[in-house]
């Protein structure tokens, strides 16, 4: 000076006039408003409603299964899937970022295409072909035979090399072999064990072992923890009219038969419905009691509205301590929105900030986001004009 | 305040257990006809709503986020 990381902070200011919503205090009245004065009166995300809780009802002995969820270690918290360190992988030169980061050896399922094979692993070209086998040459022997070399690629060895693929049963080199091959050895890498430092993930030394059965659990499942259900329209009090349920009193009681009678009725039987209650798990059944209307009282549940929940609280702000940090701890100090169809608004002058334009100690013109309380907190995520501040890496000049 | 379901071509849909994104209409281009429709024969069209992830590999599995739609009270 450039290119970048990383984390806070701000959400224009002042003053008049008109308006809206709470709260306190007077005043007027028709008792519910009206009026007047003074005070309060949106947000870093109030928002999506993506996570955790308080509060409140129901359910609950205590446990499991089901069913979600979370997932390295430690800490923080009232709690968490947030937050701070830290371990580890990947990513970048760096500052830094990013990670659902247990378990594939319980068991099941998937690995299209290609290629020999894709998961109890195999062998397509290629290499060998020592060893067995076969078919010829050459020496020696009378002959059986014995020695040489050569070919074939039948059995068979090999996976080193070529090919596929996202993966192909450790990589490199150097012995070794007929030709390979952890077959031997050295480093890396791995697995396992002693030690060592760490609460600990983990990491480090040293020994051992030639090396194990690839990959996927944001596939099923495992294993570990944690989780009951429902939500302010929860929820509690009150409580017009209407309409019903219950209880009492008063008057009053379906049909048919019979018997008595003072001719008003009064008693009994039997029948049809409905309802309650009792045997009874339940259904049919059986038994018992009531019954229709009408008035007058009482009564519980509860709509419409009305109050509470609802604004002192895991509160905010200095200041101090005690951790790296997140957090927390003492100490002083403040009340800081509460509508309910929904109040926080509108003009207008000054300043202040950004853009443009002129005739440039200044004038004109224009712009200024995302968005908005709804029982309340504690975090992610998302949105957002202009900025301002801090702490860090890189690369380049200078000195 | 709870739930549940969608998003794929201009439009209406598919797409098996995670394996080359396809159908009808529409469009465009030839062919046929005097011209058109229609028919035939091509052809183009795709950020699987937007981003991040798991996995070789995502339209499908997960996150996260727009935005539509239905239920409940």
């Nucleotide at each position: 000076a450039g290119a970048g990381c990383g984390g806070g902070c701000c959400a224009g200011g002042c003053g008049a006039c008109c308006g809206c919503u709470c709260g306190g205090a007077g005043a007027c009245c028709u008792c519910g408003g009206u009026u007047u004065c003074c005070g309060g009166g949106a947000g870093g995300a109030a928002a999506g409603u993506c996570c955790g809780a308080a509060c409140u009802g129901g359910g609950c002995a205590g446990g499991g299964c089901a069913c979600g969820g979370u997932g390295g270690u430690g800490g923080u918290u009232a709690a968490c899937g947030g937050c701070c360190a830290c371990c580890g992988a990947c990513a970048g030169c760096g500052a830094u970022g990013u990670c659902a980061g247990g378990g594939a050896a319980a068991g099941u399922g998937c690995c299209a295409c290609a290629g020999a094979a894709a998961a109890u692993a195999c062998a397509c070209c290629g290499c060998c072909g020592a060893u067995g086998g076969g078919c010829g040459c050459c020496g020696c022997g009378c002959a059986a035979g014995c020695g040489g070399g050569g070919c074939c690629a039948c059995a068979g060895g090999u996976a080193a090399g070529g090919g596929u693929g996202a993966a192909a049963u450790g990589g490199u080199g150097c012995g070794g072999u007929a030709a390979g091959a952890g077959c031997g050895c050295a480093c890396c890498g791995c697995g396992c064990g002693u030690c060592c430092g760490g609460u600990g993930a983990c990491g480090g030394u040293c020994g051992c072992g030639g090396c194990a059965g690839g990959g996927u659990a944001a596939a099923c499942c495992c294993c570990a923890c944690c989780g009951c259900c429902a939500g302010c329209a929860a929820g509690c009090c009150u409580g017009c009219a209407u309409a019903g349920a219950c209880g009492a009193c008063g008057a009053g009681c379906g049909g048919u038969c019979g018997g008595c009678u003072a001719c008003g009725g009064c008693c009994g039987g039997c029948c049809c419905g409905u309802g309650a209650g009792g045997c009874g798990g339940c259904c049919c059944g059986c038994c018992u009691c009531a019954c229709u209307c009408c008035g007058u009282c009482g009564c519980g549940g509860g709509u419409a509205g009305g109050g509470c929940g609802c604004a002192c609280g895991a509160g905010c702000c200095g200041g101090u301590g005690a951790g790296c940090a997140a957090u927390c701890g003492c100490c002083g100090g403040c009340c800081u929105a509460g509508a309910u169809a929904a109040a926080u608004g509108g003009u207008c002058g000054c300043c202040g900030c950004c853009c443009c334009g002129c005739a440039u100690c200044g004038c004109g013109g224009g712009g200024a986001a995302c968005a908005g309380a709804a029982u309340u907190c504690g975090g992610c995520u998302u949105a957002u004009c202009g900025g301002c501040c801090c702490g860090c890496u890189c690369u380049g000049u200078c000195a | 305040a709870g739930g549940a379901g969608c998003g794929u071509a201009g439009c209406u849909c598919a797409a098996u257990u995670g394996g080359c994104a396809g159908a009808g209409c529409a469009g465009c281009u030839g062919a046929u006809u005097c011209c058109a429709a229609a028919u035939c024969a091509g052809c183009a069209g795709g950020u699987u709503g937007g981003g991040g992830g798991u996995u070789c590999g995502a339209g499908u599995c997960c996150c996260u986020u727009c935005g539509c739609u239905c239920c409940u009270g």